A computed fold for a 524-nucleotide part of an RNA from a metagenome, annotated as small-subunit ribosomal RNA, 5' domain. The RNAcentral record of the full RNA draws on SILVA. Rfam family: Bacterial small subunit ribosomal RNA. The coordinates come from a structure-prediction model, not an experiment, and the mean pLDDT is 86.
Context: one part of a larger RNA
RNA sequence: GGAUGAACGCUAGCGGCAGGCUUAACACAUGCAAGUCGAGGGGCAGCACGAGUAGCAAUAUUUGGUGGCGACCGGCGCACGGGUGAGUAACGCGUAUGCAAUCUACCUUUAACUGGGGCAUAGCUCCGAGAAAUCGGAAUUAAUACCCCAUAAUAUUAAAGAGAGACAUCUCUUUUUAAUUAAAGUUCCAACGGUUAAAGAUGAGCAUGCGUGCCAUUAGCUUGUUGGUAGGGUAACGGCCUACCAAGGCUACGAUGGCUAGGGGGUCUGAGAGGAUGAUCCCCCACACUGGUACUGAGACACGGACCAGACUCCUACGGGAGGCAGCAGUGAGGAAUAUUGGUCAAUGGGCGCAAGCCUGAACCAGCCAUGCCGCGUGAAGGAUGAAUGCCCUAUGGGUUGUAAACUUCUUUUGUAUGGGAAGAAACCUUCUUACGUGUAAGAAGCUGACGGUACUGUACGAAUAAGCAUCGGCUAACUCCGUGCCAGCAGCCGCGGUAAUACGGAGGAUGCAAGCGUUAUCC
Numbered sequence: 001g002g003a004u005g006a007a008c009g010c011u012a013g014c015g016g017c018a019g020g021c022u023u024a025a026c027a028c029a030u031g032c033a034a035g036u037c038g039a040g041g042g043g044c045a046g047c048a049c050g051a052g053u054a055g056c057a058a059u060a061u062u063u064g065g066u067g068g069c070g071a072c073c074g075g076c077g078c079a080c081g082g083g084u085g086a087g088u089a090a091c092g093c094g095u096a097u098g099c100a101a102u103c104u105a106c107c108u109u110u111a112a113c114u115g116g117g118g119c120a121u122a123g124c125u126c127c128g129a130g131a132a133a134u135c136g137g138a139a140u141u142a143a144u145a146c147c148c149c150a151u152a153a154u155a156u157u158a159a160a161g162a163g164a165g166a167c168a169u170c171u172c173u174u175u176u177u178a179a180u181u182a183a184a185g186u187u188c189c190a191a192c193g194g195u196u197a198a199a200g201a202u203g204a205g206c207a208u209g210c211g212u213g214c215c216a217u218u219a220g221c222u223u224g225u226u227g228g229u230a231g232g233g234u235a236a237c238g239g240c241c242u243a244c245c246a247a248g249g250c251u252a253c254g255a256u257g258g259c260u261a262g263g264g265g266g267u268c269u270g271a272g273a274g275g276a277u278g279a280u281c282c283c284c285c286a287c288a289c290u291g292g293u294a295c296u297g298a299g300a301c302a303c304g305g306a307c308c309a310g311a312c313u314c315c316u317a318c319g320g321g322a323g324g325c326a327g328c329a330g331u332g333a334g335g336a337a338u339a340u341u342g343g344u345c346a347a348u349g350g351g352c353g354c355a356a357g358c359c360u361g362a363a364c365c366a367g368c369c370a371u372g373c374c375g376c377g378u379g380a381a382g383g384a385u386g387a388a389u390g391c392c393c394u395a396u397g398g399g400u401u402g403u404a405a406a407c408u409u410c411u412u413u414u415g416u417a418u419g420g421g422a423a424g425a426a427a428c429c430u431u432c433u434u435a436c437g438u439g440u441a442a443g444a445a446g447c448u449g450a451c452g453g454u455a456c457u458g459u460a461c462g463a464a465u466a467a468g469c470a471u472c473g474g475c476u477a478a479c480u481c482c483g484u485g486c487c488a489g490c491a492g493c494c495g496c497g498g499u500a501a502u503a504c505g506g507a508g509g510a511u512g513c514a515a516g517c518g519u520u521a522u523c524c
Stems, first nucleotide, its partner, number of pairs: 001524004006520005013376006019369002021334001026332003030329003035076003040073002043069002047067003050063005083287003092212008102204002107200008115149004125138005155180011185192002213259003220250003225247008262284004266277004289310005312323004340366001342365003348362001349360004379410004390400004415461006424451001429446008468513005473494003479508005489496002
């Protein structure tokens, strides 16, 4: 000198863009953050409408008939998105390869199929237990829930034959035979679905070369350990697991142990080499009160799922139960220190749905904070009786403050008042038209804005509303007076202060930067 997720002191007019618990992975009140589908189903608690009955009416009551729909069965989603960095020195990450050792829901393409039958169960009703959480029994019912039969191959398994290829085990193609395995409907049409097979896309899994902290004041470490055979397990290879056999395997090119740490793209600095760093944004990994376990599923060993154990908190009728903010806000605590219990699904994206739509603390916005960067303003031109005050001096005077002020003329960024007023929106959907042709495409019109009456802009008014902070001995730009008298104090280093202090305190003046300026901390 540059830099910072900064903090502290003094000060403060505005805007744009960014950033905002670095500490206790400490504990959490409250609300919200993952639902959706009635075009799968039985139904119908509540709401609205219609109809019926009683009544003059008010009203009462009945009715799934309609719109719809609480709870329930079923499907898809909940493995994404969002948070955090505790653990991890590791194939965790980065990079480059391999899988003749693998899986992949939804999506796309191609081909074939979608026949017949059956048993239950939730809900509802009744009964019961319990303070509650919740649970038990009986009767009865549906499905795109579950099961059976049929059909079936380029699927799977077994046997036999032929050919081709390579990278050890092998792989691929093809022929024959035998066996096994599938489906679901809704519906006026249409449309949306279902099953099997092959391929693609996407996502994931595994393996390997190289790279990726400090300590040798850590020198030996290892028994599923190293290898083999067989089996089990997995989507898949493998001591991944088990049995048996052998005695191996790693290490001074640093094993083992200890300490520290998420990794990378990047960021800061530097001419570079390098050094330091890993906030925000993007990719990967790991974790979800602590430890463990599996279930479901295409995918989890699952943040707002389950079970067990533990610590903690809460409820209790003492028998037993409930909970997990490292989601968004917010609270306490810790700390030098870090924000609102806000708005909207308008856009983008996601889930479900044929769609309308519903959900979305993702996201987009707004609020707070000079935390940073950038921009603008606090006026401009003229104006010398160089006015007055202040300060200094060699003092009838001179210097400085200083074109500074006054005064004249001008402007109105900003401000105040009052008007106009966006882009971000085009899709979906509805209506119409056209083309092919009978549901697709294209075109036209209509519908939709949280931000926001915001940005932007017109008019009026009036210099009006707006400057501080640090320093002035040398390094280092900027000097005098007064006070003090080794005192009070200053100080980054050298050093100042003991009666003429440009170094302390004040004043005048000056210098630097400027809505900031200094100090502290850390890195280069």